The RNA shown here (c-di-GMP-I-GGC riboswitch aptamer) has 68 nucleotides and comes from a soil metagenome.
The sequence is in RNAcentral, with records from MGnify.
The model forms 90% of the base pairs in the Rfam consensus.
Parts: sequence; C1' cells; structure tokens
RNA sequence: GAAAAAGCCAAACUCGUCGCAAGGCGGGGAUGGAAAGCCACGGGUCAUUUUGAGAUAGCCGGGUUGCC
Repeated sequence: GAAAAAGCCAAACUCGUCGCAAGGCGGGGAUGGAAAGCCACGGGUCAUUUUGAGAUAGCCGGGUUGCC
C1' cells in the first nucleotide's frame, strides 16, 4: 500500500447434515472484505437457563501470523 500485482476469503439465499436452540460443517452462490486468516482476552448481541456449559472473530476493541 490493498483492486497496484499475484491471489485469497465468501453475505443473503438454497440443498444436505449436526445441534433443544443460537448457530456450525460440506456443496452451489456472491453481498461484500484488506487480513471477511487465527485467538472467546474485554465489551456488545444471540441462545439456553436450576446450576453448569454454548454461539458470534463478516458487531466493536485487542493479540498474533500472512501478500507486495
């Protein structure tokens, strides 16, 4: 610096599947991204709720790694 180059990821929707659910995984698909790679540390939101445990990193902040 980020469509400058080479590339990368993949919203909504949909099919299958796992889950009580929020959601996750795989295929199709492309709203978008500059880390839309990874981490649940802090805040927020969602789900469950008796306790305990869960989801979201494409909500915000932070940490860490990557291309030129």